RNA sequence: AGGGGUGUAGUUAAACGGUAUAACGAGGCUCUCCAAAAGCUUUAUUGGGGGUUCAAUUCCCUCCACCCCUG
Numbered sequence: 001a002g003g004g005g006u007g008u009a010g011u012u013a014a015a016c017g018g019u020a021u022a023a024c025g026a027g028g029c030u031c032u033c034c035a036a037a038a039g040c041u042u043u044a045u046u047g048g049g050g051g052u053u054c055a056a057u058u059c060c061c062u063c064c065a066c067c068c069c070u071g
Base pairs, nucleotide, nucleotide: 001070002069003068004067005066006065007064010024011023012022013021018054025043026042027041028040029039030038047063048062049061050060051059
C1' cells in the first nucleotide's frame, strides 16, 4: 500500500428493516440463628458522522479502533 473480518449493558453473546434480548455482574428485598445457595425486583447497551426508508443494530458511503491475509 491492497484485500477481508469484528465493533451491541460493567463482561460474554442474541436480534426477518418493525417494542433492542438473555446470561453473568452490581444495588435492594425475601428466606436463614448467621452466612452460602435459591427466589423476587431494579439497574444499564447498538464505535463516530452522513445517506436511503414511514421506520435502520440490520442496507449504502465515510472515518475511527482492533484482528487476519497478500506484497

The RNA shown here (transfer RNA) has 71 nucleotides and comes from Candidatus Shapirobacteria bacterium CG03_land_8_20_14_0_80_39_12.
The coordinates come from a structure-prediction model, not an experiment, and the mean pLDDT is 82.
The RNAcentral record of the sequence draws on ENA.
The source organism's lineage runs through Bacteria, Bacteria candidate phyla and Candidatus Shapironibacteriota.
RNAcentral records the identical sequence in 2 taxa.
Rfam family: tRNA. Gene Ontology term of the family: triplet codon-amino acid adaptor activity. By type it is a transfer RNA.